RNAcentral holds the sequence, with entries from ENA. This is a predicted structure of a 72-nucleotide RNA (transfer RNA) from a Bacteroidota bacterium.
[in-house]
RNA sequence: GGCCUCUUAGUACAACGGAUAGUACAUGGGUUUCCGAAGCCCACGAUACAGGUUCGAUUCCUGUAGAGGCCA
Numbered sequence: 001g002g003c004c005u006c007u008u009a010g011u012a013c014a015a016c017g018g019a020u021a022g023u024a025c026a027u028g029g030g031u032u033u034c035c036g037a038a039g040c041c042c043a044c045g046a047u048a049c050a051g052g053u054u055c056g057a058u059u060c061c062u063g064u065a066g067a068g069g070c071c072a
Base pairs, nucleotide, nucleotide: 001071002070003069004068005067006066007065010025011024012023013022018055027043028042029041030040031039048064049063050062051061052060
C1' cells in the first nucleotide's frame, strides 16, 4: 500500500428490511434471614460517527473512526 471481517447495555452475545431492539451475568431496590449468601420479584441501561436507499434500516450502500486478520 491492497483486500477481508467486526463495532449493539458495565460485560458476553441475539435480533428474514417491519412487534416496545431481546437474553444471561453485573448493578440498584424489594422479598426472605438473627445477619449474610443463594433463590424469587421489580427496575436501570445500548445499535461507533456522518450521509444515502426505502413507506420502514441494528440489518442494504458510501465515507470516516476504531479493532482483528491475509497478501505485498

Rfam family: tRNA. Rfam classes the family as a transfer RNA.